[in-house]
Context: one part of a larger RNA
RNA sequence: UUGGGUUUAAAGGGUGCGCAGGCGGAAGAUCAAGUCAGCGGUAAAAUUGAGAGGCUCAACCUCUUCGAGCCGUUGAAACUGGUUUUCUUGAGUGAGCGUGAAGUAUUGCGGAAUGCGUGGUGUAGCGGUGAAAUGCAUAGAUAUCACGCAGAACUCCGAUUGCGAAGGCAGCAUACCGGCGCUCAACUGACGCUUAUGCACGAAAGUGUGGGUAUCGAACAGGAUUAGAUACCCUGGUAGUCCACACAGUAAACGAUGGAUACUAAUUGUACGGGGAGAAUGAUCCCUGAGUGAUACAGCGAAAGCGUUAAGUAUUCCACCUGGGGAGUACGCCGGCAACGGUGAAACUC
Numbered sequence: 001u002u003g004g005g006u007u008u009a010a011a012g013g014g015u016g017c018g019c020a021g022g023c024g025g026a027a028g029a030u031c032a033a034g035u036c037a038g039c040g041g042u043a044a045a046a047u048u049g050a051g052a053g054g055c056u057c058a059a060c061c062u063c064u065u066c067g068a069g070c071c072g073u074u075g076a077a078a079c080u081g082g083u084u085u086u087c088u089u090g091a092g093u094g095a096g097c098g099u100g101a102a103g104u105a106u107u108g109c110g111g112a113a114u115g116c117g118u119g120g121u122g123u124a125g126c127g128g129u130g131a132a133a134u135g136c137a138u139a140g141a142u143a144u145c146a147c148g149c150a151g152a153a154c155u156c157c158g159a160u161u162g163c164g165a166a167g168g169c170a171g172c173a174u175a176c177c178g179g180c181g182c183u184c185a186a187c188u189g190a191c192g193c194u195u196a197u198g199c200a201c202g203a204a205a206g207u208g209u210g211g212g213u214a215u216c217g218a219a220c221a222g223g224a225u226u227a228g229a230u231a232c233c234c235u236g237g238u239a240g241u242c243c244a245c246a247c248a249g250u251a252a253a254c255g256a257u258g259g260a261u262a263c264u265a266a267u268u269g270u271a272c273g274g275g276g277a278g279a280a281u282g283a284u285c286c287c288u289g290a291g292u293g294a295u296a297c298a299g300c301g302a303a304a305g306c307g308u309u310a311a312g313u314a315u316u317c318c319a320c321c322u323g324g325g326g327a328g329u330a331c332g333c334c335g336g337c338a339a340c341g342g343u344g345a346a347a348c349u350c
Base pairs, nucleotide, nucleotide: 003322004321005320006319007304008303012318014201015200016199017198021194022193023192025087026086027085028084029083030082031081033080034079035076036075037074038073039072040071041070042069049066050064051063052062053061054060090191091188092187093186094184095183096182097181098180099179103176104175107173108172109171110154114150115149116148117147118146119145120144121143125136126135162169163168206247207246208245209244210243211242216240220236221235222234223233258317259316260315261314262313263312266295267294268293269292270291272289273288274287275286276285277284299306300305323350324349325348332343333342334341335340
């Protein structure tokens, strides 16, 4: 490299947008680049393959013929391709209706809890644990009542629920912007799918500058436990946790399952639409769309299991794998303030 693979054995990029490239709907006309057919030229000899002959066979030797490729020429027109005309089912626009914890922001508002402050009541303990101690407390703690301040998070509803490309998103209200679904079938007329490089987004922790700091809490200190205890438990507690702006760019970034399209038995739950039947209203029933769950036939699978939301049957594009360790290491390069990230071996060994 081919082949074969990528839920769990090695292997799907964290996610999207998207240039080049690859692939691409229906009908007609035309060209003849690919394609196919005929003829001609060339393709040195030896060698190779096929046929025949000679050494008893064979190796070996001799003879004959053919082949792929390239070039030219004459044709064919189904398929691919080019050009052109048309179409509407893919894709998009429009109109109407609906939807939800999507995002950003000036923000504003709310109650509970926590801690702190002030004052009142009140007196000897509180706190903590397996048991204790450190700690707090007669300078009046804990408890309780009233008032005030601060920061962070939003109980119940809450669900195998919903939304978002992923990360993720949850008190209430406001403004702006985006997405999705359904119905209509007015408009465009293949405008599509995928996407190396690229660009953007990207949890937590971390970094820089400036704020903020109630809680919790790496580091650290003390108390225990223990043979020891640089831990688990307890009392404190700095960075951080929060905000603004910039960086970083990784996660079991998981459905451990890349995107798109088409096809392939049934049953059932759920939330959201559309149509119809029924009816005073409603309950109810039928059909249908796009989600989200549970069973399950065929099929697939090493099995577990998957099963119209496929891991089934096919097509197309991208990414990745090729024994374990060494190693996601070394070196080099690129990026970064740094931490580190990306790319990524070999010797050796089993």
A computed fold for a 350-nucleotide part of an RNA from an uncultured bacterium, annotated as small-subunit ribosomal RNA, central domain.